[in-house]
Molecule: TPP riboswitch aptamer (THI element)
Organism: Cyanobium sp. Prado107
RNA sequence: GGACGUCACUAGGGGUGCCCGGUGAGCGGCUUCAUGCCGCCCGACUCCGGGCUGAGAUCACACCCUCCGAACCUGAUCCGGGUCAUGCCGGCGCAGGGAAGUGAGCAGCCCGCCGC
Numbered sequence: 001g002g003a004c005g006u007c008a009c010u011a012g013g014g015g016u017g018c019c020c021g022g023u024g025a026g027c028g029g030c031u032u033c034a035u036g037c038c039g040c041c042c043g044a045c046u047c048c049g050g051g052c053u054g055a056g057a058u059c060a061c062a063c064c065c066u067c068c069g070a071a072c073c074u075g076a077u078c079c080g081g082g083u084c085a086u087g088c089c090g091g092c093g094c095a096g097g098g099a100a101g102u103g104a105g106c107a108g109c110c111c112g113c114c115g116c
Base pairs, nucleotide, nucleotide: 001110002109004108005106006104007103008102009101010100011066012065013064014063017052018051019050020049021048022047026040027039028038029037030036072097073096074095078091079090080089081088
């Protein structure tokens, strides 16, 4: 000196699955002063508790990611392995998409110069 990394501010992008147990009910339509009737469901995506992977599985004012981009989406109701089960693991993947600017000058990192 740079700004890969780091930090700050502002802005933006993204996901929320699987299993077990419990409870015992919801939705739509018609109608009445109150009510009642009909259809769907046959026991919960929904309520309560626990478990699995993960940063995150809606306690979120959280978490992750933002172009040097595997956060996340598509392909994909994909392929192989494994699991009680799953988007659990691997492949696919030098595939296609995908959201950024400013400042600081801080361990490390990179470049140059000087001295010994």